[in-house]
RNA sequence: GUAGCCAUAGUUUAAAGGAUAAAGCAUUUGAUUACGAAUCAAAAUAUUGUAGGUUCGAAUCCUACUGGCUACC
Numbered sequence: 001g002u003a004g005c006c007a008u009a010g011u012u013u014a015a016a017g018g019a020u021a022a023a024g025c026a027u028u029u030g031a032u033u034a035c036g037a038a039u040c041a042a043a044a045u046a047u048u049g050u051a052g053g054u055u056c057g058a059a060u061c062c063u064a065c066u067g068g069c070u071a072c073c
Base pairs, nucleotide, nucleotide: 001072002071003070004069005068006067007066010025011024012023013022018056027043028042029041030040031039049065050064051063052062053061
């Protein structure tokens, strides 16, 4: 330099163009307990890497860029 793949909550993953972006773990609060762990109940946390475009409607499709991984040169 060329090509491909990946980027969504603190973390690990969902979400075939259709509404309030869902769940596990973790976190916080409460119940339970002599105290913890475990269990149960509830809560908070994302404008989906950035910027544009297409569309009535985009996490999803298109383009560029950024970062990461891989292959080739």
Background:
RNAcentral holds the sequence, with entries from ENA. This is a predicted structure of a 73-nucleotide RNA (transfer RNA) from Candidatus Vidania fulgoroideorum. A source record names the gene trnR. The organism belongs to Candidatus Vidania, within Bacteria. Rfam family: tRNA. Rfam classes the family as a transfer RNA. The prediction has a mean pLDDT of 80.